[in-house]
RNA sequence: GCCCGCGUGGCCUAAUGGAAAAGGCAUCGGACUCCGGAACCGGUGAUGGGGGUUCGAGUCCCUCCGCGGGCC
Numbered sequence: 001g002c003c004c005g006c007g008u009g010g011c012c013u014a015a016u017g018g019a020a021a022a023g024g025c026a027u028c029g030g031a032c033u034c035c036g037g038a039a040c041c042g043g044u045g046a047u048g049g050g051g052g053u054u055c056g057a058g059u060c061c062c063u064c065c066g067c068g069g070g071c072c
Stems, first nucleotide, its partner, number of pairs: 001071007010025004018055001027043004048064005
């Protein structure tokens, strides 16, 4: 340099182009308890950046960035 794949909360994983992006772990609060843990109830927190297509984009297209792999 060329080609392929991937990018979603702190971490892991979902979401046929269609309601408010779902769940687990973690974390915070509550309740319980003599105290703590477990189990229980509730909260916070995410689509890599930009543009395009569409009535509608996490999803499709282009470009850039990052990561992984292959070729030279």